[in-house]
Order: sequence, then C1' cells, then structure tokens
RNA sequence: GGGGAUGUAGCUCACCUGGCUAGAGCGGCGGCUUCGCAAGCCACAGAAGGGAGUUCGAGUCUCCUCAUCUCCA
Repeated sequence: GGGGAUGUAGCUCACCUGGCUAGAGCGGCGGCUUCGCAAGCCACAGAAGGGAGUUCGAGUCUCCUCAUCUCCA
C1' cells in the first nucleotide's frame, strides 16, 4: 500500500424482508424482605464508532472516514 471481517448499554450478545417504544443475561441505583449479609422479588437509569446519501421510514442499504482483528505485498 491492497483485500476481508467486526464496531449496538459498564461487560458479553441478540435484533438478516428496511417498519410499533432497539431487547436479553451479568453489572449499576433505589425499594421490599433480614437482627445483619447473601439469595430472591419489584421498579428505574443506561446504547446503534463518526459523517453524508437513498427512502415516507435506516442499527439494517450505498459512499467516505475512524478504530480493532486478519490475509497478501
């Protein structure tokens, strides 16, 4: 320098026909329960790498860019 893959919550992952308010587990805050802790139950907060385009509508399609991994040189 060229090719490929992956970027979604603090962490690990779903969401492949473009369509309702983006879900789950663990974790976090609060509450209930306990003499206290743990466990359990209830509730809450928290996310689409960045930009542009297509579309009535984009996490999803297209382009550029950034980061990580990988192959070739």
Transfer RNA from an uncultured Spirochaetaceae bacterium, 73 nucleotides, folded computationally. It was read from a public genome assembly.